[in-house]
RNA sequence: GAAGUUGGCCGGAUGGUCGCUGGAUGCUUUGCAUCGAGAGGAAAGUCCGGGCUCCGUAGAGCGAAGCGCUAGCUAACUGCUAGGUGUGGCGACACAACGGAAAGUGCUGCAGAAAAUAGACCGCCUAUUUAUAGGUAAGGGUGAGAAGGUGCGGUAAGAGCGCACCGCGCAUUUGGUGACAAAUGUGGCAAGGUAAACCCCGCUUGGAGCAAGCUCAAAUAGGGUGGCAACUAUAUUGCUCGUAUAUGCUACCGGGUAGAGUGCUAAAGAUGUUUGGUGACAAAUAUCGUAGAUGAAUGAUCAUCAAUUACAGAACCCGGCUUACAGGCCGACUUCACUU
Numbered sequence: 001g002a003a004g005u006u007g008g009c010c011g012g013a014u015g016g017u018c019g020c021u022g023g024a025u026g027c028u029u030u031g032c033a034u035c036g037a038g039a040g041g042a043a044a045g046u047c048c049g050g051g052c053u054c055c056g057u058a059g060a061g062c063g064a065a066g067c068g069c070u071a072g073c074u075a076a077c078u079g080c081u082a083g084g085u086g087u088g089g090c091g092a093c094a095c096a097a098c099g100g101a102a103a104g105u106g107c108u109g110c111a112g113a114a115a116a117u118a119g120a121c122c123g124c125c126u127a128u129u130u131a132u133a134g135g136u137a138a139g140g141g142u143g144a145g146a147a148g149g150u151g152c153g154g155u156a157a158g159a160g161c162g163c164a165c166c167g168c169g170c171a172u173u174u175g176g177u178g179a180c181a182a183a184u185g186u187g188g189c190a191a192g193g194u195a196a197a198c199c200c201c202g203c204u205u206g207g208a209g210c211a212a213g214c215u216c217a218a219a220u221a222g223g224g225u226g227g228c229a230a231c232u233a234u235a236u237u238g239c240u241c242g243u244a245u246a247u248g249c250u251a252c253c254g255g256g257u258a259g260a261g262u263g264c265u266a267a268a269g270a271u272g273u274u275u276g277g278u279g280a281c282a283a284a285u286a287u288c289g290u291a292g293a294u295g296a297a298u299g300a301u302c303a304u305c306a307a308u309u310a311c312a313g314a315a316c317c318c319g320g321c322u323u324a325c326a327g328g329c330c331g332a333c334u335u336c337a338c339u340u
Stems, first nucleotide, its partner, number of pairs: 001336010012305007020038002023035005040311001044322002047320005052209004059241004064205005069083005084098001085096004099200002104198002106194003121140002123136005148166006167189001168187008213262004223253006232246004269288008
């Protein structure tokens, strides 16, 4: 100097004038005055997990669903942190839908002789009636994959047939909380792949949702016609059992009302410091008080600075993941070239 990998931050600020919405205080209270506050890093997707509310049973079993290496963090999670194994990359690093194929079943196209009760097309060797028979799976071909790989010996020719090394299985020892790793010994050695196929194993799981719920007000027709009946019916996924209830439940027809408040913002909150931890985080302490609309509030203008021209607007709240993003800033690491 170039090319990369990875982590974090900003994405408007300050002051004045007018306008909109909530709050606090005061007053002469249908309003006025003053003070201060007012959309995001993703508010998005609705993909996960919870807080909260309700269902008098939410209890047990089955089914069903989700997750799937190990250990930690967290309110919890399929999240995050660290490690292990595998794959890709020169590397920094990245990715993994990462338990089991020796419990069973299924699937594995075309090509090829043959694709799991797995082989003989070409070839090699022997015999010989010259037409065949027997042996073989080392060499060639097909294919993603063809009875573990390389080498030596042996053989009629060959083959783990034997041997050495590697691979694979098993056992022991050492290290580690563990997933695993290493070493030693032993066995010629079970012949693929696929579970993001069914399945097996381990762990977890009530349901519905702020249009949840609670309170006040208003109005009507306390209407009509059926069905079920204790061996029945109902009780917020399905089935069975249990428990509780019974002028109950349910289908259709017809009529009336639908406004206000609350839930609704002090949150598993944010920021700083110290301590512990590799880290995610935890504890202690101090400071701050940060929008609550309801046909839906934050807009316009002037001045200065500035990269503001990107993606884009809260609706009960929070923790994650995923997706979108003009432009700018900071840090760490890897590789290459040159110079000293």
Description:
A computed fold for a 340-nucleotide RNA from a Gammaproteobacteria bacterium, annotated as Bacterial RNase P class A. Its Rfam family is "Bacterial RNase P class A". By type it is a ribozyme. Its mean pLDDT, the model's own confidence on a scale to 100, is 77. Lineage of the source: Bacteria > Pseudomonadati > Pseudomonadota > Gammaproteobacteria.